[in-house]
RNA sequence: UCUUAUCCGGAGUGGUGGAGGGACUAGCCCAAUGAAACCCGGCAACCCGCUUUGUAUGCAAUGCUUUUAUAGUUUGCUCAAAGCAUGGUGCUAAUUCUUGCAGAAGAGAUUCUUCUGGCAGAUAAGA
Numbered sequence: 001u002c003u004u005a006u007c008c009g010g011a012g013u014g015g016u017g018g019a020g021g022g023a024c025u026a027g028c029c030c031a032a033u034g035a036a037a038c039c040c041g042g043c044a045a046c047c048c049g050c051u052u053u054g055u056a057u058g059c060a061a062u063g064c065u066u067u068u069a070u071a072g073u074u075u076g077c078u079c080a081a082a083g084c085a086u087g088g089u090g091c092u093a094a095u096u097c098u099u100g101c102a103g104a105a106g107a108g109a110u111u112c113u114u115c116u117g118g119c120a121g122a123u124a125a126g127a
Base pairs, nucleotide, nucleotide: 001127002126003125004124005123006122007121012040014039015038016037020030021029022028024100026098027097041092042091043090046088047087049084050083051082052081053080054079056078058077059076060075061074063073064072065071066069096120101117102116103115104114105113106112107111
């Protein structure tokens, strides 16, 4: 850099630290009643791993059965669903805090509200 998936849920009365932080724009917020960062705790379930279930999908096996066939069954892999949380990440104010570009509907009187898609961003897995 590209691809796919997710982003209205969840998570601290802790310790160290000592002034910034919420990607960017414009806002609006958080912060000495203690910001960032680090540690511990927690959340979650993307990946690895494990468990259970299956009128599931197909493949494999010099498997097994006998009525020898478009059969049944076993095991493994695969697929789907549910669960666990040892490991790899991630997350732990506000919907990704709102917003930016395009379109639609409504109110209204030139702004506002709602919805849809897109852009940008974040995270995971893969290339």